Description:
A computed fold for a 73-nucleotide RNA from candidate division SR1 bacterium RAAC1_SR1_1, annotated as transfer RNA. A source record names the gene tRNA-Lys-TTT-1-1. The coordinates come from a structure-prediction model, not an experiment, and the mean pLDDT is 81.
Formats: sequence, structure tokens, C1' cells
RNA sequence: GGGGUGGUAGCUCAGUCGGUAGAGCAAUAGCCUUUUAAGCUACUGGUCAAGGGUUCGAUUCCCUUCCACCCUA
Repeated sequence: GGGGUGGUAGCUCAGUCGGUAGAGCAAUAGCCUUUUAAGCUACUGGUCAAGGGUUCGAUUCCCUUCCACCCUA
């Protein structure tokens, strides 16, 4: 240089026939317990890597860029 995979909540990840985003863990509050842990309940948390385009509507489709990893030269 060429090709490919991926980037979504604090962390690990789902969601890819386009219809407005979820799970587990963690955090917070409460219950329980002599206390901690464990358990139970509730709740919070997202410019979906960035910009542009298509569309009534984009995490999803198209283009460019950035980052990580793999293959190849």
C1' cells in the first nucleotide's frame, strides 16, 4: 500500500429485511441482616466513533474520515 472484521450505557455485549435502542454486571435508593457480604425491589444512565448523503423517517442503506485488530505484500 491492498483486503477484511469491529466501534452501541461505567464494563461485557445484543439489536443489520429502515419505524425513534435493550440485557447482564456495575452505580444509586429502599427492604432484609447485629454488621458486611449475599438475596429481593425500584431507579438512573446513550450526541449508537465523526461528518455528509438517500428517505416522511437511519444504529441499520451509500460516501469520506478517525481508531483498534486480523490477513496479505

Its Rfam family is "tRNA". Rfam classes the family as a transfer RNA. Rfam links the family to the GO term triplet codon-amino acid adaptor activity. The same sequence occurs in records of 2 taxa.